[in-house]
RNA sequence: GCGCCGCUAGCUCAAUAGGCAGAGCAGCGGACUCUUAAUCCGCGGGUUCGGGGUUCAAGUCCCUGGCGGCGCACCC
Numbered sequence: 001g002c003g004c005c006g007c008u009a010g011c012u013c014a015a016u017a018g019g020c021a022g023a024g025c026a027g028c029g030g031a032c033u034c035u036u037a038a039u040c041c042g043c044g045g046g047u048u049c050g051g052g053g054u055u056c057a058a059g060u061c062c063c064u065g066g067c068g069g070c071g072c073a074c075c076c
Stems, first nucleotide, its partner, number of pairs: 001072007010025004019056001027043005049065005
């Protein structure tokens, strides 16, 4: 340099012919318990990597940039 994959909640990840952004864990509150843990109930938490475009509507499609991973090539 070229190609491919990925980037969504604090973490790990879903969302699949474009149609209300979710789960588990973690956190917070409560029940239970002598207390803690475990268990059970409830609650909050998002600029979907940045910018632009298409569309009535974009996490999803297109362009461009960034970061991470894998493969290939070139120079020395």
This is a predicted structure of a 76-nucleotide RNA (transfer RNA) from Catenulispora acidiphila DSM 44928. The sequence is in RNAcentral, with records from ENA. NCBI's taxonomy places the organism under Bacteria, Actinomycetota, Actinomycetes, Catenulispora, Catenulispora acidiphila. It matches the Rfam family "tRNA". By type it is a transfer RNA.